[in-house]
Context: one part of a larger RNA
RNA sequence: CGCAUAUGGUGGAUGCCUAGGCGGUAAGAGGCGAUGAAGGACGUUGUAGCUUGCGAUAAGCCACGGGGAGUCAGCAAACAGACUUUGAUCCGUGGAUUUCCGAAUGGGGAAACCCAGCCUGUAUAAGCAGGUUAUCUUGCACUGAAUACAUAGGUGUAAGAGGCGAACCCGGGGAACUGAAACAUCUAAGUACCCGGAGGAAAAGAAAUCAACCGAGAUUCCCUUAGUAGCGGCGAGCGAACGGGGAUUAGCCCUUAAGCUGUUGAUGUUGUUAGUGGAACAAUCUGGAAAGUUUGGCGAUACAGGGUGAUAGCCCCGUACACGAAAACUAUUCAACAGUGAAAUCGAGUAGGGCGGGACACGUGGUAUCCUGUCUGAACAUGGGGGGACCAUCCUCCAAGGCUAAAUACUCCUUACCGACCGAUAGUGAACCAGUACCGUGAGGGAAAGGCGAAAAGAACCCUUUUUAAGGGAGUGAAAUAGAACCUGAAACCGUAUGCGU
Numbered sequence: 001c002g003c004a005u006a007u008g009g010u011g012g013a014u015g016c017c018u019a020g021g022c023g024g025u026a027a028g029a030g031g032c033g034a035u036g037a038a039g040g041a042c043g044u045u046g047u048a049g050c051u052u053g054c055g056a057u058a059a060g061c062c063a064c065g066g067g068g069a070g071u072c073a074g075c076a077a078a079c080a081g082a083c084u085u086u087g088a089u090c091c092g093u094g095g096a097u098u099u100c101c102g103a104a105u106g107g108g109g110a111a112a113c114c115c116a117g118c119c120u121g122u123a124u125a126a127g128c129a130g131g132u133u134a135u136c137u138u139g140c141a142c143u144g145a146a147u148a149c150a151u152a153g154g155u156g157u158a159a160g161a162g163g164c165g166a167a168c169c170c171g172g173g174g175a176a177c178u179g180a181a182a183c184a185u186c187u188a189a190g191u192a193c194c195c196g197g198a199g200g201a202a203a204a205g206a207a208a209u210c211a212a213c214c215g216a217g218a219u220u221c222c223c224u225u226a227g228u229a230g231c232g233g234c235g236a237g238c239g240a241a242c243g244g245g246g247a248u249u250a251g252c253c254c255u256u257a258a259g260c261u262g263u264u265g266a267u268g269u270u271g272u273u274a275g276u277g278g279a280a281c282a283a284u285c286u287g288g289a290a291a292g293u294u295u296g297g298c299g300a301u302a303c304a305g306g307g308u309g310a311u312a313g314c315c316c317c318g319u320a321c322a323c324g325a326a327a328a329c330u331a332u333u334c335a336a337c338a339g340u341g342a343a344a345u346c347g348a349g350u351a352g353g354g355c356g357g358g359a360c361a362c363g364u365g366g367u368a369u370c371c372u373g374u375c376u377g378a379a380c381a382u383g384g385g386g387g388g389a390c391c392a393u394c395c396u397c398c399a400a401g402g403c404u405a406a407a408u409a410c411u412c413c414u415u416a417c418c419g420a421c422c423g424a425u426a427g428u429g430a431a432c433c434a435g436u437a438c439c440g441u442g443a444g445g446g447a448a449a450g451g452c453g454a455a456a457a458g459a460a461c462c463c464u465u466u467u468u469a470a471g472g473g474a475g476u477g478a479a480a481u482a483g484a485a486c487c488u489g490a491a492a493c494c495g496u497a498u499g500c501g502u
Stems, first nucleotide, its partner, number of pairs: 001501009015487001016451002020422002022419007029411002031164002039101003042055003046079002049075003061095006070083003106115003116133007135161009168199001169197005179186001183233001209216002220247005230238002251403003254347001259340008268332002271329003275323003281296003285292001297314002299303001305317003352376008362388001383398005438445002458486001461473004
């Protein structure tokens, strides 16, 4: 040095577990904000730090309910001191307080800071306390230029707005990579992205619609028609409608409407926000421990689930079932009031036309229909639009005013439940003090890290050692090769002992 056996170290795979995730179902909620939000800074407990809660009334104050024995938040024990059956802690509802920054709004500003004006009160105070002072829009009032009347402007006052928020929705703008096996029309795609606006949904909506000589009867959504008819460097690709079947149904108004919204009140009822009651088992054996074994019982509108020293219907929490609210909210019914609808007098610079664009599945094509930048420009129900060039006939409808629930889309969020979903290199980036540590000037990027034991019973005491680290005894425990670098403890890698070989 090699091989074998035994036994260790290192390492953290595997197994088991779950505190966290992922995806759904059913309900709810669908907003918060100048009455100062979302998000933060700084404080705040008798004791340093972080987290949570709270705000100088600061892990809290008040009231009303619930509840019934311990409590003074967690990491996280200890000491000290308190509270509590005269009902604490805790849970629910309502209220009070709520520093500073932040739309941030008195002015400024390098956010959490600096500096003011005015009014009121106060013991005249050079102090203190409280309030108020942003901008825009709209209404009203007073003023008021060039410029006579006026108007612009100014001032005051009242109301509203502003900002944040996951997706869904409507509108205004609007790419490129890519595909076409290159590329320009085309595609990607009206997608991504930007901006504006709204609601719990939004949008659309009661035919100047389709159809085809039969008829249907607002809109929206789904299935189909159908990858059909078509469009298309007729390439790549794009791609309907009529009709049929379903979901849901609702119609109305314009000399003041239907409807919608809000407030108040009444009467009951529904539900939500705390809760209450809630059946039935013992022994033997093994074991550290019984829920396991054996024997004999019992409940069940409850054998969902979880916990308890191993696997429990009957030990505990629960579960089925039954009940419960002083207060707040919710839904429903009725009534009253207010606001909105609201434009206008049945829709004229409109319909239509020319030119240029855009939307329609439809790329200008033989291209109807819709929108309109520009130039034009009717008729008035004895009228007008449409029926895919256009004309006639026929049929059908009535534009240029407005409102409208449901069926539909989504889930930042709440509650309950579910999973041939994951189980710590998985599942969220994050099971753990994670958008943290760390990196970057910044935009931004972005980890690793779970498990002693049933219970800390977490090793008193002794010894070695530098009063260290570490170890040996002793003790606890079922187990300490479960000793905190702690369940199991694979492999690589490194030893020790023995045997054999060289």
Molecule: large-subunit ribosomal RNA, domain I
Organism: Sedimenticola selenatireducens DSM 17993